[in-house]
RNA sequence: GCCUGUGUAGCUCAGUUAGCAGAGCGCUUGCUUCGUAAGCAAGAAGUCGGGGGUGCGAAUCCCUCCACAGGCU
Numbered sequence: 001g002c003c004u005g006u007g008u009a010g011c012u013c014a015g016u017u018a019g020c021a022g023a024g025c026g027c028u029u030g031c032u033u034c035g036u037a038a039g040c041a042a043g044a045a046g047u048c049g050g051g052g053g054u055g056c057g058a059a060u061c062c063c064u065c066c067a068c069a070g071g072c073u
Stems, first nucleotide, its partner, number of pairs: 001072007010025004019056001027043005049065005
């Protein structure tokens, strides 16, 4: 330099048939307990890596850039 893949909640990841952004763990609050853990209930937490385009509508399609991983020379 070229090719491929990945980037979504604090962490690990779903979601590509474009149509209300989700799960588990963690965190907060409450219940329970003499107390803690466990258990139960509720809640918070997101510019979907940045920018642009298409479209009524984009995490999803297109272009570009960035970061990381792998391959080729």
Molecule: transfer RNA
Organism: Candidatus Nanoarchaeia archaeon